Molecule: small-subunit ribosomal RNA
Organism: metagenome
RNA sequence: AGAGUUUGAUCCUGGCUCAGAAUGAACGCUGGCGGCGUGCUUAACACAUGCAAGUCGAACGAGAAAUCUAUAGCUUGCUAUAGAGAGUAAAGUGGCGAACGGGUGAGUAACGCGUGGGAAUCUAUCUCCGAAUCUGGGAUAACAUGGUGAAAGCGAUGUUAAUACCGGAUAACAUCCCUGCUCUGCGGGGAUCAAAGAUGGCCAAUACAUGUAAGCUAUUGUUUGGAGAAGAGCCCGCGUACCAUUAGCUUGUUGGUGGGGUAAUGGCCUACCAAGGCUACGAUGGUUAGCUGGUCUGAGAGGACGAUCAGCCACAUUGGAACUGACACACGGUCCAGACUCCUACGGGAGGCAGCAGUGAGGAAUUUUGCGCAAUGGGGGAAACCCCGACGCAGCAACGCCGCGUGAGUGAGGAAGGCUUUCGAGUCGUAAAGCUCUGUCGAGCGGGAAGAAACUAUAGGCAUACUAAAAUGUGCUUAUAUUGACGGUACCGCUAAAGGAAGCACCGGCUAACUCCGUGCCAGCAGCCGCGGUAAUACGGGGGGUGCUAGCGUUAUUCGGAUUUACUGGGCGUAAAGGGCGCGUAGGUGGUUUCGUAAGUUGGAUGUGAAAGCCCAGGGCUUAACUCUGGAAGCGCAUUCAAAACUACGGGACUUGAGUAUGGGAGAAGGAAGUGGAAUUCCUGGUGUAGAGGUGAAAUUCAUAGAUAUCAGGAGGAACACCGGUGGCGAAGGCGACUUCCUAGACCAAUACUGACACUGAGGCGCGAAGGCGUGGGGAGCAAACAGGAUUAGAUACCCUGGUAGUCCACGCAGUAAACGGUGAUCACUAGGUGUGGCGGGUGAUUAUCCCGCCGUGCCGCAGUUAACGCAUUAAGUGAUCCGCCUGGGGAGUACGAUCGCAAGAUUAAAACUCAAAGGAAUUGACGGGGGCCCGCACAAGCGGUGGAGCAUGUGGUUCAAUUCGACGCAACGCGAAGAACCUUACCUGGGUUUGACAUCUCGGGAAUUUAAUUGAAAAAUUAAAGUGCCUUCGGGAGCCCGAAGACAGGUGCUGCAUGGCUGUCGUCAGCUCGUGUCGUGAGAUAUUGGGUUAAGUCCCGCAACGAGCGCAACCCUUAUCUUUAGUUGCCAGCAUGUAAUGAUGGGAACUCUAGAGAUACUGCCCCGGUAAACGAGGAGGAAGGUGGGGAUGACGUCAAGUCCUCAUGGCCUUUAUGCCCAGGGCUACACACGUGCUACAAUGGAGUGUACAAAGGGUAGCAAUCCUGCAAAGGUGAGCCAAUCCCAUAAAGCACUUCUCAGUUCGGAUUGGAGUCUGCAACUCGACUCCAUGAAGUUGGAAUCGCUAGUAAUCGCGGAUCAGCAUGCCGCGGUGAAAUACGUUCCCGGGCCUUGUACACACCGCCCGUCACACCAUGAGAGUUGAUUGUACCGGAAGACGUUGAGCAAACCUUCGGGAUGCAGGCGUCUAUGGUAUGAUUGAUGAUUGGGGUGAAGUCGUAACAAGGUA
Repeated sequence: AGAGUUUGAUCCUGGCUCAGAAUGAACGCUGGCGGCGUGCUUAACACAUGCAAGUCGAACGAGAAAUCUAUAGCUUGCUAUAGAGAGUAAAGUGGCGAACGGGUGAGUAACGCGUGGGAAUCUAUCUCCGAAUCUGGGAUAACAUGGUGAAAGCGAUGUUAAUACCGGAUAACAUCCCUGCUCUGCGGGGAUCAAAGAUGGCCAAUACAUGUAAGCUAUUGUUUGGAGAAGAGCCCGCGUACCAUUAGCUUGUUGGUGGGGUAAUGGCCUACCAAGGCUACGAUGGUUAGCUGGUCUGAGAGGACGAUCAGCCACAUUGGAACUGACACACGGUCCAGACUCCUACGGGAGGCAGCAGUGAGGAAUUUUGCGCAAUGGGGGAAACCCCGACGCAGCAACGCCGCGUGAGUGAGGAAGGCUUUCGAGUCGUAAAGCUCUGUCGAGCGGGAAGAAACUAUAGGCAUACUAAAAUGUGCUUAUAUUGACGGUACCGCUAAAGGAAGCACCGGCUAACUCCGUGCCAGCAGCCGCGGUAAUACGGGGGGUGCUAGCGUUAUUCGGAUUUACUGGGCGUAAAGGGCGCGUAGGUGGUUUCGUAAGUUGGAUGUGAAAGCCCAGGGCUUAACUCUGGAAGCGCAUUCAAAACUACGGGACUUGAGUAUGGGAGAAGGAAGUGGAAUUCCUGGUGUAGAGGUGAAAUUCAUAGAUAUCAGGAGGAACACCGGUGGCGAAGGCGACUUCCUAGACCAAUACUGACACUGAGGCGCGAAGGCGUGGGGAGCAAACAGGAUUAGAUACCCUGGUAGUCCACGCAGUAAACGGUGAUCACUAGGUGUGGCGGGUGAUUAUCCCGCCGUGCCGCAGUUAACGCAUUAAGUGAUCCGCCUGGGGAGUACGAUCGCAAGAUUAAAACUCAAAGGAAUUGACGGGGGCCCGCACAAGCGGUGGAGCAUGUGGUUCAAUUCGACGCAACGCGAAGAACCUUACCUGGGUUUGACAUCUCGGGAAUUUAAUUGAAAAAUUAAAGUGCCUUCGGGAGCCCGAAGACAGGUGCUGCAUGGCUGUCGUCAGCUCGUGUCGUGAGAUAUUGGGUUAAGUCCCGCAACGAGCGCAACCCUUAUCUUUAGUUGCCAGCAUGUAAUGAUGGGAACUCUAGAGAUACUGCCCCGGUAAACGAGGAGGAAGGUGGGGAUGACGUCAAGUCCUCAUGGCCUUUAUGCCCAGGGCUACACACGUGCUACAAUGGAGUGUACAAAGGGUAGCAAUCCUGCAAAGGUGAGCCAAUCCCAUAAAGCACUUCUCAGUUCGGAUUGGAGUCUGCAACUCGACUCCAUGAAGUUGGAAUCGCUAGUAAUCGCGGAUCAGCAUGCCGCGGUGAAAUACGUUCCCGGGCCUUGUACACACCGCCCGUCACACCAUGAGAGUUGAUUGUACCGGAAGACGUUGAGCAAACCUUCGGGAUGCAGGCGUCUAUGGUAUGAUUGAUGAUUGGGGUGAAGUCGUAACAAGGUA
């Protein structure tokens, strides 16, 4: 510090997710030791048991027992007495403490907390300074007696003490009142208020006379006053969560006066008076929450949290209340009420763990019913001492942090074993073993701290108080004595021994780490993206690796990353986001200058900012964690001093902002009234006759009752052609005939005046298109709804004919729009160019033209800016001020609530749930029922077919034991198959076989091989016979055969979606790319686009491109012409010979031909067009003319195209079978459908006779002449030929003549019968051919569809491959054919280039919307039902306090003894908790039914959107 994820790719916006740190954690797996910490986050739920607050005999009275000793009685084991125990235990009165310490966080949004101040207060104990401590009295508990009750307890009588209680005296520097003065202060007078003693010591003086008591003295206590320390109460400024779908709240409320109350201020309370107080700077209400120091995180600013530790607050079963006290309205006190638990004799009682342990419950989850007061600290005490679940320790828990260990060195036969493997090896791996060492932790044995210093006691010394002196006390000091829960712990030593001590997660990317097997969209994984459908680095296991390590992962939560709420530090044209527009309130902001003030601001000083924590420097535990000491920091608050630039405030001045006045012209600016013509419709009349109207085409409709058309007249309503213009005006909505009146605004020019009067604007007010609503008018045209006609599968639409609201007017309501420049208002600044509207100035030929200024309104464009597109002085640039708005998509601008509205509805405005995207701009493609240009037998123009018939052949389907398999739009279907009777053959049935039909290796035997017999359908099995080879270094070897065992063979079994190779197709279409440069943030673009041209990205020109590659073309083959060379098997002109005839012969080398080498064609020449181009048109010459014809040649790529059955090959499967052998069958089936062909339907023909002319091929297991036989197929014979020699081999159409004469025929030949031939082991299933006989359909073929542009179509025959035989198929060859036609590119199909739109990118066979049906989920409404909280009114009212009363009762004081004072009980009143009744409000749960929403496998119906999406 970033990364993944939207796309084919890109940039941006934007969300989601991850890597980090952390935790009082929990869960899973695992677990050696120690130190230091931490440990109910949930039920403030309920609690058994024990403990957690006592202490003081130096305040007081009373006061045991067990036991021991002694004595006495004596019935020798009892009784009595005395002493000790012991003034002890236990209880009581009294004092102090119990308000601290400890727990919890329910409540509380508050002066509760934090911080800083303040005045009207209190304070037991403690410290210091003063004063005092005098004199009396009456009770009461304990105790005793008896009573009552189950108990808890209660009450009665009697006795007694005090530092308990009470009276009196005295008293101030105390309090109160009055008063004086020099009035912060100091005086005077009056009134009022106290007390308690205890312990130790002493006796000279008093009394008794040893010694004690009064007394004295020391210490301590008590009373009173002042001061301090520390603490507490109260007040104030500031800060302190969310909701406005909470906007108004308040009657003790706000203030005053009197009174009361408190320690104290105060409506704190009360009476009266006034009517205030709070609130948009958020009152009131609701929800949530203890606050802080701090903790976690973060670069910081912030955000989240508030365990442990520390400060404050609140609470103690729930609610209320007071008492006591210095302090409480009191956790381990009291009273009352409620709930709950327990005891009970049913009458009544007891209780409060949110103290420490512990139990139950809840929960994912949190410990021992431990030890000790040794330390620290607290209470009491003079002290010893006692008490303390505070605390110190131990126990449990890897809950956290920190430290240590599980060994170290050496060791390659790289062991065994595992895993992988290309079978070579690699890896675990120096890892192990082995060898040499060490000894932490743990174990055993032994030693063994510090924490302890005091208080105190005893003895001594010094000082000091008092005294007559001493004693004594106090302080200091010395010595001695005493005190450890932890714990025989830390630590140390010794002994033995590598011995007892490693796991967890992960390994597709993010993110470090890879392979094998299993599984097969299953099982499963997953934080996000996403893996899994037979080769999964993503599932599960193994091996290996990576990371961390006594832990490791997961889950949950917080911050971070997230600049994703943006103060630091974001945005709003199109991504989410500018209010529809104006006026204007509060608020915010504000021109120049001067003086003053000092609120902000700036600087200094002071106080505070607790400790701990964080940070820094040191120290202590072996280190660290931990801890101690010191420092720094804490940017805050307050006080104070100073400065005066800026802001602010106050005073003064100014004119440039703003405004006013004057003069002008412009304008669909608004309102009202009036006027006008054109057109539509209707009415009346005339003319006139059969249609009109409407559409893609029609129909509905109108019309013989006279329409449409046309003329004239009239009525009525609405809108204002031309001008008219990216022209004008207005804030926006909006405004368009003309005239008049009323009204507003802007602009220009020149001067004068006011003097900051300004800008923006939350709320508020007003205006606000269309449509809609109300009332009343109006209604020509148009026209939702509606009706009809069409269209259509349907058509509740588009089209047509009608047609009502409405549109118009008046007055109201409504308040929304893509109310858009999708751009808030104002001000300033920042290059220009060019139009246009208004006004002014200058020039000028004076309405022209040109120049300049201001205000509007457009276009282009620089800088700048922007994600890009774009914007660009009319900013989306650079700055300033103010307002509004945004924070992923959906749910949803919806629900609920509220406000407004007559309603429709508007405004405000969520959540649950769900997804990992949604989106913007631009790019490349693809596509379009978008556009432009161009090409192709693409259409058109032609010729001939297919589709109809019969047959052949292939396919589908069906059938079958099997009908083997593959190929399926073009680009499967006479295709693989250039040839299924057996074989082929892969299929079926049956018979056999198992190292195999075939390959290699090992062992044994045998030459190889040949023949025969039997069984059998054959494969094969059994038996018999013949036969002994070749090489040799004499060991043996090569080849072949047989047998045995195992490695292995074998598979036309699967996967063409694991592959290679080969092939098809777009397409012989003209395209596809690269390097460098340039442009762009980038994907990409440019080049390759443009203007021409071409068959062509062919060439030329231009150009930020310049070049290049693969394609095109050319080079290659063939064909067409010529030359030359060479002439055999080919040829024969001339010469010669011969024949009936023939190059047959001699010879020739001319010609044809053969096959080598060359030539030729290049727009080269002329002319025209074109840019002095490419190129095109025409012409000449030429065998051939513009790539001459044909072939081979197939760019980058597309289709997961085809092929595992040509071959090769990964993986899987099979191994007495899915292999191999054999016989027979099948691939040839047959209701049917399709493709491709053949033959025909006839006279351009059939038949017959005669006759002419090819090319290219093949031939020895062959082609076969000749001759003979047969009607023929063919048979017999076998010359010649391994081929320019011989043979196949007669070419046919053609031509000539004859016949047939339009018919199912002398057309056509299927089918069938018979007889044969040939091949072959074998023609039954199932061959071809021949002859005789038979003689079917068919008379030119519906919709539709195919081929072809010249030696082509059409037509005619010939040959070849395969092959024993089998050809209508395939591959070739030539003959006839000077075939016909092409205007042209509108249309169909395919393709190329450019451009445009796009929501497509699996790319239109795309994407995608809504209803309905089903399942699930959350949610709204809902007759209601049921809880919680709370308001108001009323009823009732415990305990208590206060007031009042007090006829009852009463020890202290007074008394004249009668009583009084005073107090208590009781009564009444006020306040008041729980409670009750009634009625509201808020909120939750639930509810038949119902509404929409979301998500789901491939459901149904349509096709709304994206292209002009087929009606933008």